[in-house]
Molecule: SAM riboswitch aptamer (S box leader)
Organism: Aneurinibacillus migulanus
Order: sequence, then C1' cells, then structure tokens
RNA sequence: AAUUUAUAUAGAGAGGUGGAGGGACUGGCCCGAUGAAAUCUCGGCAACCGAACCAGCGCGUAUGCUGUAUCGCAGUGCCAAUUCCAGUGGAAUGGUAUAUUCCUGCAGAUAAGAG
Repeated sequence: AAUUUAUAUAGAGAGGUGGAGGGACUGGCCCGAUGAAAUCUCGGCAACCGAACCAGCGCGUAUGCUGUAUCGCAGUGCCAAUUCCAGUGGAAUGGUAUAUUCCUGCAGAUAAGAG
C1' cells in the first nucleotide's frame, strides 16, 4: 500500500523554536504576520484497545460472546468550524429560488482485527 469491522453535530490549548502556509483531493468557504505547517515542553478531551465488577448466554476441559454502569494505570487517537460544506444516487417539501430537509453511496480519518 491493499483488505474486514466499527465510529463521527459531543468534547478538549497554553508556552518555546520556526517563519508561510494550512483545513486529504476538486469546487466553495474559511483559518493564518494579533504568526500557518513542522517540532518540543507541559496540560487537557475522549473511551477504540485496555482494567476491574455485575448480569445473561455459551462451552465442559471451555476460559469465550453480549449488555448496563465504572476507571483513566497502560497502547493509540484527538484538542477552529458537523469529516467545515458539497462531490454519487434517491425520497419528501416547494413551485422555478434550481432551493431546503432527509436517506444512501464514494473518498478520507481513527481504532481494532485478519493475511
């Protein structure tokens, strides 16, 4: 890199170095010299993995699965804007504003797994 499953309108920033970009892509719209990316320090959020408990189910040589609430020691992740909005297809409303709302799909992100 490719593959499977799950999740997304919630939440959480200060300082040092740095010096012009950044928000994946395209279009839009934003953020940025009152300092972007990157990086370091400290802090925080969350609860995917994890920890400990209870209940139910499963197995009977098995040690697993599911669920409610809890924790935040450990592994990741994250800390502008709904994944910032749209991108494909459909439905409803509306009546020519090519709009609004919803569903679905694609793509990307993160976690856990399998090869």